Predicted 3D model of a 62-nucleotide RNA (Fluoride riboswitch aptamer (crcB RNA motif)) from Sphingomonas sp. ID1715.

[in-house]
C1' cells in the first nucleotide's frame, strides 16, 4: 500500500454530576437492591469499582 472477513449509532450495571477502569447488552436485551409466607414488618448504600463535587444522615467544634 493491497485484499478478506467482521461492524453500528446506542443502551444498561437499585435515587443526582464529573472524570476513569471494567462488565453486560443489541431493542424480544442487559437493567429495574436485601431479608421476610406476605402487599405485615425490617436493612444498607447517591459508585460496578476508585477519585471528586452535590444531596442526606451521624459526631465534634465556633
Nucleotide at each position: 500500500g493491497g485484499u478478506c472477513g467482521c461492524g453500528a449509532u446506542g443502551g444498561g450495571g437499585a435515587u443526582g454530576g464529573a472524570g476513569u477502569c471494567c462488565c453486560c447488552c443489541g431493542a424480544g436485551a442487559a437493567c429495574c437492591g436485601c431479608c421476610g409466607a406476605a402487599a405485615a414488618g425490617g436493612c444498607u448504600g447517591a459508585u460496578g469499582g476508585c477519585u471528586c463535587c452535590u444531596a442526606c444522615c451521624g459526631a465534634u467544634c465556633g
NCBI's taxonomy places the organism under Bacteria, Pseudomonadota, Sphingomonadales, Sphingomonadaceae, Sphingomonas. The RNAcentral record of the sequence draws on Rfam.